The RNA shown here (transfer RNA) has 74 nucleotides and comes from Streptomyces aurantiacus. Rfam family: tRNA. By type it is a transfer RNA. Rfam's curators write: Transfer RNA (tRNA) molecules are approximately 80 nucleotides in length. Lineage of the source: Bacteria > Bacillati > Actinomycetes > Streptomycetaceae > Streptomyces.
RNA sequence: GGUUGCGUAGCUCAGUUGGUAGAGCGCCGGUCUUAUAAGCCGUGAGGUCGCGGGUUCGAGCCCCGCCGCAACCA
Numbered sequence: 001g002g003u004u005g006c007g008u009a010g011c012u013c014a015g016u017u018g019g020u021a022g023a024g025c026g027c028c029g030g031u032c033u034u035a036u037a038a039g040c041c042g043u044g045a046g047g048u049c050g051c052g053g054g055u056u057c058g059a060g061c062c063c064c065g066c067c068g069c070a071a072c073c074a
Stems, first nucleotide, its partner, number of pairs: 001073007010025004019057001027044001028042004050066005
């Protein structure tokens, strides 16, 4: 330098054919306990979906450029 894959909550990851962004763990609160942990409960908090553009009535998803990481080729 080239090819491919990946980038979504604090962490690990889902997200189907473009149509209201989710789960587990963690956090917070409640319950239980003398207390802590474990367990159970919750319209609970937490997101510029890597960045910038384009298409579209509508983009996490499609297209283009860039950045980062990994593997492979040279």

The coordinates come from a structure-prediction model, not an experiment, and the mean pLDDT is 81.